[in-house]
RNA sequence: GCAGCCUAGCAGAUGGUCGCUGGUAACUUUUCAGUUACGAGAGGAAAGUCCGGGCAGCAUAGGACAGGGCGGUCGCUAACGGCGACCGGGCGAAAGCUUAGGGAAAGUGCCACAGAAACUAUACCGCCAGGCUCCGGCUUGGUAAGGGCGAAACGAGUGAGGUAAGAGCUCACAGUCUGGCAUGGUGACAUGUCAGGGAGGUAAACCCCGCCUGCUGCAAGGAGAGUUACAUUAAGAGGUAGUCCGCCUGUAGCUCGAUAACCGCUUGAUGUGUCUGGCAACAGACAUACUAGAUAGAUGACCAUCUCGGAAACAUACGUUUCUAGACAGAACCCGGCUUAUCGCUAGGCUGCACCU
Repeated sequence: GCAGCCUAGCAGAUGGUCGCUGGUAACUUUUCAGUUACGAGAGGAAAGUCCGGGCAGCAUAGGACAGGGCGGUCGCUAACGGCGACCGGGCGAAAGCUUAGGGAAAGUGCCACAGAAACUAUACCGCCAGGCUCCGGCUUGGUAAGGGCGAAACGAGUGAGGUAAGAGCUCACAGUCUGGCAUGGUGACAUGUCAGGGAGGUAAACCCCGCCUGCUGCAAGGAGAGUUACAUUAAGAGGUAGUCCGCCUGUAGCUCGAUAACCGCUUGAUGUGUCUGGCAACAGACAUACUAGAUAGAUGACCAUCUCGGAAACAUACGUUUCUAGACAGAACCCGGCUUAUCGCUAGGCUGCACCU
């Protein structure tokens, strides 16, 4: 320098004018308000609402079944289907990427088309033997090495023996699988060794094994009060989870209050910095900060200057001039993830090749 891999960050800045939504202070009979001043006011994904948790109500949500989810190991975490490291499989020359990764030697099901046959079997071509023959072949049997069909063909490769022809039919070596043992590792597993076996694929098919799992979501919820009648045991009814149990609640009418209001609402598994432990995810200590809270939903518009890119023109070149704020997008109880969208810019680490010293 070229080609590639991984990770992190940014997502215009400053000033001015006019608005919008909260906060604080002062003043004011527009008082559920107004005026003035000061200060604050979207994101890396605020998105999809997919997963997990907090919080709230229902029994501080309890038992059984059904249903649902997850699935290598060890860790991290409030928790997870997330993350980190590692193991095994796959891809790559490498950096590295990727993996729905328990069980198919429990049972059942399924395996399109093609093909003789898709799994207790069978034989289209071929090979071999017998019989027949018009010498083209036909037929009976054997075979499963070779050909053909197919995603997959009965299920272990090579060589030798063997045979009418053949075949794990037999043997040797190599490999696969299962089990035992030894060594290393917390473990998944790896390496070695011994014994045994012949078993198609499919579990994001039923199923089996292990683990997890109550429902509803801030439109949750705070929230009802009084009075009359009946009942005050049971039955019945309602709520609580799809079913059963268990648990909770007296029922009905009338009146009042309230709801376009207030609280929940933003101080939180919070952010930032430093240090310590850890390969890392992450954890701890100390310091420091408070940083939207609307409810039909505020967070905007314009101007000036600068600056990052981009485009055009000029120029040998350094560069100059003009135009352009430019991607995806918009909080709605909060948090951790995942996924998806994204104009561009910047930084760091690594691999391979080429060249120079």
Predicted 3D model of a 357-nucleotide RNA (Bacterial RNase P class A). Its Rfam family is "Bacterial RNase P class A". Gene Ontology terms of the family: tRNA processing, ribonuclease P activity and dimeric ribonuclease P complex. Rfam describes the family as follows. Ribonuclease P (RNase P) is a ubiquitous endoribonuclease, found in archaea, bacteria and eukarya as well as chloroplasts and mitochondria. The coordinates come from a structure-prediction model, not an experiment, and the mean pLDDT is 76.